[in-house]
């Protein structure tokens, strides 16, 4: 330099073009307990950036940024 894949919460991942974007772990609070652990309940937290298509975009298209793999 060329090509492919990937980018969603602190981490790991789901998510037919139409729902209030979902779960596990982690964090915080509560219940329980003599105190913890475990268990149960609740809360906070997220679509890489900018454009485009569409009535409607996490999803499709383009560019850029980053990660990664292959080729040279």
């Nucleotide at each position: 330099g060329c090509a492919g894949a990937c980018g969603u919460a602190g981490c790991u991942a789901a998510g037919c073009g139409g729902a209030u974007a979902u779960a596990g772990c982690g964090g915080c609070g509560g219940c329980c307990u003599c105190c913890g652990a475990a268990g149960c309940c609740g809360c906070a937290g997220g679509c890489g950036u900018g454009g485009g298509u569409u009535c409607g975009a996490c999803c499709c298209c383009c560019a850029c940024c980053g990660u990664u793999u292959g080729c040279a």